[in-house]
Order: sequence, then C1' cells, then structure tokens
RNA sequence: GCCACUUUUGCAUAGCUCGGUAGUGCGGCUGACUUGUAAUCAGCAGGUCCGGAGUUCAAAUCUCCGAAGUGGCU
Repeated sequence: GCCACUUUUGCAUAGCUCGGUAGUGCGGCUGACUUGUAAUCAGCAGGUCCGGAGUUCAAAUCUCCGAAGUGGCU
C1' cells in the first nucleotide's frame, strides 16, 4: 500500500440477508418475601445503533467518505 471482517445501554450480544415500535441475558435501582443476608419473584431506569453525508414517506439495516480494531496479502 491492497483486500476481507467487526463496531448496538456499564458488560456480553440478537436484529442487518428481505428498510417499517431497538430486544435478550448479566449487572444497576425500587419493592415483595426473610429475624437478617443470599436466592427467588415483580417492576423501573439506562442505547436514537463508531462519525459524517446521500437515497427514501421512512435507515441500526441500502450507497458513499472517514475513524478504530482484528485477520490476510505484498
């Protein structure tokens, strides 16, 4: 220098193929239960999806330009 893949809540991830309400587990908070704690149960908060631009009625999803990371080639 070239190619491929990855980036979604504090952490791990689904959803991208086929555009249409952003979900799950752990963790956090509150409550119930308990003599108390843990466990269990119920509820709540937390992300507009790596950044920007474009297409579209509508973009995490499609296109383009970048960033970071991983792997490969030279």

A computed fold for a 74-nucleotide RNA from a Candidatus Methanomethylophilaceae archaeon, annotated as transfer RNA. Rfam family: tRNA. Rfam links the family to the GO term triplet codon-amino acid adaptor activity. It is annotated as a transfer RNA. From the family's description: Transfer RNA (tRNA) molecules are approximately 80 nucleotides in length.